[in-house]
Molecule: transfer RNA
Organism: Clostridiales bacterium
RNA sequence: GCUGCUAUGGCUCAGUCGGUAGAGCACAUCCUUGGUAAGGAUGAGGUCACCGGUUCGAUUCCGGUUAGCAGCU
Numbered sequence: 001g002c003u004g005c006u007a008u009g010g011c012u013c014a015g016u017c018g019g020u021a022g023a024g025c026a027c028a029u030c031c032u033u034g035g036u037a038a039g040g041a042u043g044a045g046g047u048c049a050c051c052g053g054u055u056c057g058a059u060u061c062c063g064g065u066u067a068g069c070a071g072c073u
Base pairs, nucleotide, nucleotide: 001072002071003070004069005068006067007066010025011024012023013022019056027043028042029041030040031039049065050064051063052062053061
């Protein structure tokens, strides 16, 4: 220098050939208990890496950039 993959709550990951983003764990409150743990209920938390484009509408499609990983030279 070139190619490919990845980037989504605090962490690990889903997300349908475009239509208002979910799970597990963790966290907060409550129930249960003599008290913990376990269990149960409810809740908070996300500019979907960034900048543009297409579209009535983009996490999703297109271009570029950044970071990480792998490969080639």